[in-house]
Molecule: transfer RNA
Organism: Coriobacteriia bacterium
RNA sequence: GCGCGAUUAGCUCAGUUGGGAGAGCACAUGCCCGACACGCAUGGGGUCACUGGUUCAAGUCCAGUAUCGCGCA
Numbered sequence: 001g002c003g004c005g006a007u008u009a010g011c012u013c014a015g016u017u018g019g020g021a022g023a024g025c026a027c028a029u030g031c032c033c034g035a036c037a038c039g040c041a042u043g044g045g046g047u048c049a050c051u052g053g054u055u056c057a058a059g060u061c062c063a064g065u066a067u068c069g070c071g072c073a
Base pairs, nucleotide, nucleotide: 001072002071003070004069005068006067007066010025011024012023013022019056027043028042029041030040031039049065050064051063052062053061
């Protein structure tokens, strides 16, 4: 330099044919317990890496940029 893949909650990751942004763990509050843990209930937390484009509508499609990983030279 070229090709491919990944980037979504604090962490690990789903997200279907473009239309509701989610799960587990973690965190907060309450219940439970003599207390803690476990368990149960409720809740908070998101610029979907960034910029632009297409579209009535973009996490999803297109182009570019950035970071990381793999391969080739």